Source information
Predicted 3D model of a 528-nucleotide part of an RNA (small-subunit ribosomal RNA, 5' domain) from a metagenome. Its mean pLDDT, the model's own confidence on a scale to 100, is 85. It matches the Rfam family "Bacterial small subunit ribosomal RNA". Its family is annotated with ribosome and structural constituent of ribosome in the Gene Ontology. The RNAcentral record of the full RNA draws on SILVA.

Context: one part of a larger RNA
RNA sequence: GAUUGAACGCUGGCGGCAUGUUUAACACAUGCAAGUCGAACAGCAGCGCGGGGAGCUUGCUCCCUGGCGGCGAGUGGCGGACGGGUGAGUAAUGCAUAGGAAUCUGCCCAGUAGUGGGGGACAACCCGGGGAAACCCGGGCUAAUACCGCAUACGUCCUACGGGAGAAAGCGGGGGCUCUUUGGACCUCGCGCUAUUGGAUGAGCCUAUGUCGGAUUAGCUUGUUGGUGAGGUAACGGCUCACCAAGGCGACGAUCCGUAGCUGGUCUGAGAGGACGAUCAGCCACACUGGGACUGAGACACGGCCCAGACUCCUACGGGAGGCAGCAGUGGGGAAUAUUGGACAAUGGGGGCAACCCUGAUCCAGCAAUGCCGCGUGUGUGAAGAAGGCCUUAGGGUUGUAAAGCACUUUCAGUAAGGAAGAAAAGCAGGGCGUUAAUACCGUCUAGUCUUGACGUUACUUACAGAAGAAGCACCGGCUAACUCUGUGCCAGCAGCCGCGGUAAUACAGAGGGUGCGAGCGUUAAUC
Numbered sequence: 001g002a003u004u005g006a007a008c009g010c011u012g013g014c015g016g017c018a019u020g021u022u023u024a025a026c027a028c029a030u031g032c033a034a035g036u037c038g039a040a041c042a043g044c045a046g047c048g049c050g051g052g053g054a055g056c057u058u059g060c061u062c063c064c065u066g067g068c069g070g071c072g073a074g075u076g077g078c079g080g081a082c083g084g085g086u087g088a089g090u091a092a093u094g095c096a097u098a099g100g101a102a103u104c105u106g107c108c109c110a111g112u113a114g115u116g117g118g119g120g121a122c123a124a125c126c127c128g129g130g131g132a133a134a135c136c137c138g139g140g141c142u143a144a145u146a147c148c149g150c151a152u153a154c155g156u157c158c159u160a161c162g163g164g165a166g167a168a169a170g171c172g173g174g175g176g177c178u179c180u181u182u183g184g185a186c187c188u189c190g191c192g193c194u195a196u197u198g199g200a201u202g203a204g205c206c207u208a209u210g211u212c213g214g215a216u217u218a219g220c221u222u223g224u225u226g227g228u229g230a231g232g233u234a235a236c237g238g239c240u241c242a243c244c245a246a247g248g249c250g251a252c253g254a255u256c257c258g259u260a261g262c263u264g265g266u267c268u269g270a271g272a273g274g275a276c277g278a279u280c281a282g283c284c285a286c287a288c289u290g291g292g293a294c295u296g297a298g299a300c301a302c303g304g305c306c307c308a309g310a311c312u313c314c315u316a317c318g319g320g321a322g323g324c325a326g327c328a329g330u331g332g333g334g335a336a337u338a339u340u341g342g343a344c345a346a347u348g349g350g351g352g353c354a355a356c357c358c359u360g361a362u363c364c365a366g367c368a369a370u371g372c373c374g375c376g377u378g379u380g381u382g383a384a385g386a387a388g389g390c391c392u393u394a395g396g397g398u399u400g401u402a403a404a405g406c407a408c409u410u411u412c413a414g415u416a417a418g419g420a421a422g423a424a425a426a427g428c429a430g431g432g433c434g435u436u437a438a439u440a441c442c443g444u445c446u447a448g449u450c451u452u453g454a455c456g457u458u459a460c461u462u463a464c465a466g467a468a469g470a471a472g473c474a475c476c477g478g479c480u481a482a483c484u485c486u487g488u489g490c491c492a493g494c495a496g497c498c499g500c501g502g503u504a505a506u507a508c509a510g511a512g513g514g515u516g517c518g519a520g521c522g523u524u525a526a527u528c
Base pairs, nucleotide, nucleotide: 001528002527003526004525006524007523008522009521010520013375014374015373016372017371018370019368020367021333026331027330028329030328031327032326035078036077037076040075041074043071044070047069048068049067050065051064052063053062054061055060056059085286086285087284094211095210096209097208098207099206100205103203104202108199109198110197111196112195113194114193115192116150118148119147125140126139127138128137129136130135156165157164158163170191171190172189173188174187175186178185179184212258213257214256219249220248221247224246225245226244227243228242229241230240231239261283262282263281264280265276266275267274268273288309289308290307291306292305311322312321313320314319339365341364342363343362347361348359349358350357351356378408379407380406381405388399389398390397391396412469414464415463416462417461418460422455427449428448430446431445432444433443434442472517473516474515475514476513477498478497479496483512484511485510486509487508493500494499
């Protein structure tokens, strides 16, 4: 000199864009952060509509009725493995780069072949019981895209090449002819379902090289190193096991100890290098601590389950409940770090045919000069060089065109009015095309119409008033730009280094003057 996720002191007008618990991976009150689908299903607790009945106060109350819109709880499907947080652990099961073969992959895309016919249950519900509660038990009824056989098998899998094994589910829209119990069969379209091939995406695995300090850590290792066989895995493999052999690593630093998430990058530097790894992006690891598996395409699962432990809470003492390193917020630690805000309008995600619902992801707003950038705090004129202050050789000098005065301007802030863009869709009703037996339905393209904005009193523009509301901080001995007076008298004090102060201190304190930077300026800490 540059820099910082900074803090502290003094001061503080506005805006834009960023950033904001670096410490206790300490403990957490409260609210929210993952739901959705009635176009899978039985049903009807609540709400609204329709129908019926009763009471009357004649427009209200009650009862019955799933008939309709819908829908709490329940069965079922998909999603809760993404998104969000943190950096404790990890020196290599990690990361970075470059390769590899023995693998899996829901939803998505493309292709091929199917979607036939049956069965028995369990919730909900009803009845009964236990418990303070959490919840649990017994009996009875019932549906499905829940569950299980049978049939079939283009691909597929196994094979001793003879053969053998294995699947499915329906739901919704529309409809001329034919049949009809008026439900439908049947046809067709859409969404699904099953088997399989390929792709895409994601993931698992292996190898090489690189990846901090310590030798005051020199030897380490028994599933250890390799083989055979078996088991196991989606997959290779001591991954596991039995047997056999005695290997394997190490001064090119094994093992042990300490420290640490890694990278793209960031800071600095002419570069080489050095230091760091906040925000943003990629990977990894973790989710009160330790262990375990279940479900599933995917987890050994932050807001799932089980066991153990510590802690907190409830209890009728028998037993139960919980996990903010999600967003806010609280206590605590600390020099120190924000609101218990708004909205799904946009982007994206989950579910759904869709309408739509959910989304503390996200977009915004609030707080903080924490940083960077921009703007303002007026402009011109004005010598009687006013008054006052300070200095003085007492003549004067300086503050100083500075002020006052005169003439202007109105950025920003203030008040009022206008006012973009972020909005494209979806919906509605026309036309063309595709599909089809069909001018239905559905899909797609097109010109039209109707709306949808948290921010928001938006950005921006115009008008109004009046210089009106807006300057400080550090320093002035040398390094280092900037000097005098007074006070003090090795005292009080200053100080980054050299050093100042003991009666004329440009070095302490105050004042006048000056220098530097400026909504900041200094100090401290840290890096180059």